Background: The RNA shown here (c-di-AMP riboswitch aptamer (ydaO/yuaA leader)) has 137 nucleotides and comes from Desulfobacca sp. The coordinates come from a structure-prediction model, not an experiment, and the mean pLDDT is 77.

RNA sequence: CAUUUCCCAAUGCCUAAUUCUGCACUAGUCGCGGAAACGGGGGACCCGGGCAUUAGGGGCGCAUCGCCAGCGGGCGUAGGACAACCUCAUCGGUCCGAGCCCUGCAGCUAACCUCGUCGGCGUCGAUGGGGAAAGAC
Numbered sequence: 001c002a003u004u005u006c007c008c009a010a011u012g013c014c015u016a017a018u019u020c021u022g023c024a025c026u027a028g029u030c031g032c033g034g035a036a037a038c039g040g041g042g043g044a045c046c047c048g049g050g051c052a053u054u055a056g057g058g059g060c061g062c063a064u065c066g067c068c069a070g071c072g073g074g075c076g077u078a079g080g081a082c083a084a085c086c087u088c089a090u091c092g093g094u095c096c097g098a099g100c101c102c103u104g105c106a107g108c109u110a111a112c113c114u115c116g117u118c119g120g121c122g123u124c125g126a127u128g129g130g131g132a133a134a135g136a137c
Stems, first nucleotide, its partner, number of pairs: 011122004018036006037117006047107001056105001057102004065076004079096004085131008
């Protein structure tokens, strides 16, 4: 000087997945509770004069659909992400386009009931508009 690994802190990105607090533990981001906040599901009248009920049906999620195939894939596609003050739009470019759950059952749905707060990461550029902040006068 370079590379790799581990730990801690700070600051950010995707996601609903954050903050405060009690107890325990005692380096700690880990455990058991509470609250707020954010998010999901169930659940009337009315509405849906339609749909479903073995071709089972349904839910979370951007992750749906089509074609091909030598199965574990390929080519496209609905849709989604790309961050250093925030946000909107446009152009070019790069990626993702998964996975999981309920179990015979669920349309919407006020009251009401109930569940989750994980995990994975480090930034492609340009143009225009709006807002905020700071500085100067």